This is a predicted structure of a 72-nucleotide RNA (transfer RNA) from Sphaerochaeta sp. Its mean pLDDT, the model's own confidence on a scale to 100, is 84. RNAcentral records the identical sequence in 5 taxa.
RNA sequence: GGGCGUGUAACUCAGCGGGAGAGUGCCACCUUCACACGGUGGAAGUCGUUGGUUCAAACCCAAUCGCGCCUA
Numbered sequence: 001g002g003g004c005g006u007g008u009a010a011c012u013c014a015g016c017g018g019g020a021g022a023g024u025g026c027c028a029c030c031u032u033c034a035c036a037c038g039g040u041g042g043a044a045g046u047c048g049u050u051g052g053u054u055c056a057a058a059c060c061c062a063a064u065c066g067c068g069c070c071u072a
Stems, first nucleotide, its partner, number of pairs: 001071007010024004018055001026042005048064005
């Protein structure tokens, strides 16, 4: 240099065009003499970035950035 994969909540990950989610973690409350476990509720996201297609994009297309792998 060329090719492929990957990027979504603090962390690990789902989500194949119309509602952005789960587990863990965090906060509050219940429970306990207290802690843990358990229960209920809650906060937390410009879906790497920019542009395009579309009535509508995390999802399709292009470029670009980070990371990983293959190859010259």

Its Rfam family is "tRNA". Gene Ontology term of the family: triplet codon-amino acid adaptor activity. Rfam classes the family as a transfer RNA. RNAcentral holds the sequence, with entries from ENA and MGnify. The gene name in the source record is trnV.